Description: Two RNAs folded together computationally: RNase P RNA and transfer RNA, 457 nucleotides in total. Rfam match: Bacterial RNase P class A. By type it is a ribozyme. From the family's description: Ribonuclease P (RNase P) is a ubiquitous endoribonuclease, found in archaea, bacteria and eukarya as well as chloroplasts and mitochondria.

This record gives sequence, C1' cells and structure tokens, in this order.
RNA sequence: CGAGUCGGCCAGGCAAUCGCCGGCGGCUGCCGCGCAAGCGGCAGCAGCGGGAGGAAAGUCCGGGCUCCACAGGACAAGACGCCAGGUAACCCCUGGGGGGCGCGAGCCCACGGAAAGUGCAACAGAGAGUAGACCGCCUACGUCGCGUUCGCGCGGCCGGUAAGGGUGAAACGGUGCGGUAAGAGCGCACCGCGCGGGUGGCAACAUGCCGCGGCUGGGUAAACCCCGUCUGGAGCAAGGCCAAAUAGGAGCCCAUCGGUGUGGUCCGCACCGGGCUCGGGUAGGCUGCUGGAGGCGUUCGGUGACGAACGUCCUAGAUGAAUGAUUGCCGGGGUGCCGUCAGGCACUCGCACAGAACCCGGCUUAUCGGCCGACUCGCAAU
RNA sequence: UGGGCCGUCGCCAAGUGGUAAGGCACGGGGUUUUGAUCCCCGCAUUCGGAGGUUCGAAUCCUCCCGGCCCAGCCA
Repeated sequence: CGAGUCGGCCAGGCAAUCGCCGGCGGCUGCCGCGCAAGCGGCAGCAGCGGGAGGAAAGUCCGGGCUCCACAGGACAAGACGCCAGGUAACCCCUGGGGGGCGCGAGCCCACGGAAAGUGCAACAGAGAGUAGACCGCCUACGUCGCGUUCGCGCGGCCGGUAAGGGUGAAACGGUGCGGUAAGAGCGCACCGCGCGGGUGGCAACAUGCCGCGGCUGGGUAAACCCCGUCUGGAGCAAGGCCAAAUAGGAGCCCAUCGGUGUGGUCCGCACCGGGCUCGGGUAGGCUGCUGGAGGCGUUCGGUGACGAACGUCCUAGAUGAAUGAUUGCCGGGGUGCCGUCAGGCACUCGCACAGAACCCGGCUUAUCGGCCGACUCGCAAU
Repeated sequence: UGGGCCGUCGCCAAGUGGUAAGGCACGGGGUUUUGAUCCCCGCAUUCGGAGGUUCGAAUCCUCCCGGCCCAGCCA
C1' cells in the first nucleotide's frame, strides 16, 4: 500500500426567528370554600429548565406488574434439547467440547435417542432393508446330450458367486496379500467402526494406552414416537375510582347429580343461573404512568458473560396522539462545467433506516455515510 | 394493544411430502358465406420473498413482506 476479520462508537453541527407537548414557580382576572389568614379550580401573560431510537419496528422469546384461589392434584397439549456457568428469566449470553467452511484472523451449526416400537422412500433398477442374480464371472459337486486321443472338452439343466458393470439420493466397511472352480472378513496386515477398562477433564468429550468383537445395527425424529427439562390462564382495551345514560328490555335455547367463575379436560376451590340473537343507551375524566433487574465513573473478584462495593446523575409521558417549520453559515451526498489533475465554480438533496404509547432483558429485521481500536493474509522497502 | 385467518397463471381456484388439476380469459387452427356457438391444440423455469430440514418442499421449520377479520362499557 492492497485485500479482509472482529469489537466499540456516532447518526449531520452551530446560530436566529416562529411554534407544539408536558413540568416548575410568578403575576393578573373570574369562580368555589372559609369569619379571616388562606386554600382549590379555570383562563390569560411573560419567565426558567426538559422533550424519541439504536433499532422506538416485527410482536418472535423471557420476565416484572395486575386480575382470576399468592394456581393446588392428575391427564392432555406445547416449547426446548452437547457440557459447564451467567441471569429475575429465556428459544438469550459467556466459556468449553464435537462437526463443517476458510491459507489465516475468524465464521457457521434445531448438536438428545434410528441398538424400544410404528411409518415413509416417487421414478429408475434384478433387488430399497437382516435385500438382490439384469449383464458379467464360475461349472469344483450332481445330472442330461454330443464329441472323445478315455485325461477330458463343448452345450443345457440344477446351481454357486455381492469381486467387476449398470440403476439410484441411498445397494449391508476400505486397501493390499493369501485363498478359491469363481468369489466372499473366508483368513491375515494396516486403516475405519463398535464394546469394555485405564488415564486426563466438574462435565460434554478426548486418548500415539490396554483388551475384546470380523463387523451384526444404512437414511429420515423441522414423520409419529421415546427420554429429560420447563410451562396455570389472560393481558395496561390488565386492574382500581368517578361521572354520564336507560327500555336494567324482548325472543329462543341449556341446566338444576347442573351451570358459571377466560382454565384444554377431570378433580378441587369460590359463587348461583348461563348462552345466542334482536333492540336501546353511553362511548367522558382521573389513576395505573414512569425513579428503574436505571445510566455513567472508579476499584475489586472472575478467562468471560457477569457480580460486589463506593461515588455521581435524573434523562419524554402524549391519547388521533407533542418532540416541528423557515432562513443563514459550515460539513456531507448527487449532477454538470472548468482544470495546471491538488482542486475550483454552479445547480441540487435538507441528508440512511425510521417515530415512544405500562415497563424492562434479549432475538430478528431495516439502515446513506463516517470515526476509533485489535488482528490476519499478500506485495514492496528497511 | 391483543387474538385469528389468508397469499398458487391476468381472474376464480384444487392440491397438505413424490415433481403443479379444472374453469373463465387469452393465442392458434377447424366448422360457417361471415360472426357467435361448438370441437382440437397451446398457455405456471420461480406456488408472496429469503434461508434451512429431506434423496425430494406449494406442502415441514425459521425469519421477513403484503392483505383481511374480530375484540370497549351498562353486561
């Protein structure tokens, strides 16, 4: 210098003017209460300080909070799935193991069980699961025919053979030597596989250690299933309070060994009607509501996720829903022209993705451009 | 905010592991003097998109995209 990997951060900046939302205290006016001092509400005026995100998104997981019994027992259903740890919890994170990709830094993995059982495998192919002779190879043994130099040869039948060819996504270990009629773990050596033990490791697992087994047991569990772990249901339209309104209604059905209480079912617990359709009224306010598993910094423990202690900060609460608009300068992008190839000038874009809605921890997805740090590979120079 | 459903040719749609039915429309041909009807033939490289599981995916799984429906109180 070029190519790349990982981690962290920013998300145009400044100023002026005019607004929007909510907070605080002040002044003025009106109203209510009070004997009064004063208190409360509404409106207006100016002031002070605050006002979107890394994803606020998708609503995919997990929790807090609230109600149903502070949700109990059994079954069902669902989710998850190497090991150890972190955490409030997790389908998350960290470290490790195993497998795969990359020269490498590194990246990816739904990674329990197919030796409990059941199922599935189109087409092709002889055969698709303890299978299979289509081509090929062999006629040692048995038998028939022909030939015969009587040793046997040729052909057929009965057969043997999983080495070779061919089909397929997949065909019942691989290579070599021996062996055989031809072959075959049939035998042997090495490799692979499985089982048991030892050793190392908390464990997953590893093993240039020892022994055994010729090898039987293919794939699929994001098919049913089995094993293990976890899960009660609903959600801020939860829940609580106030106000307004009236036709607190009608019809049909179910039931009282029953029904309802949001449970998937049964038991249990609580309560005593419930469901559907039609019709009517009202759709306003307060609370929940934002200070929290909170942010930042330092020290300590830990490989790390993270934890502990101390200090410091307060940082949106709207409800058809505020957080904006205009102008100028600077920065950036795009287009055109000029150029002495450094750049300059003009026009243009107001400038990535996007917009809080009870709150957190994650995951996933979207994202113009830029900055910082660590590392890898290649080339060149020293 | 919560819950549920759907996406297959231009339109309506069947198919829920084995290689995309059918109808309308459209194009070509035939019949007819011509047109309609009728008959024959053709018409899905990609099943909303991406990734994965599997030998094999419209179908199973995950993540996105788009569309539709329901849910207040008196009760």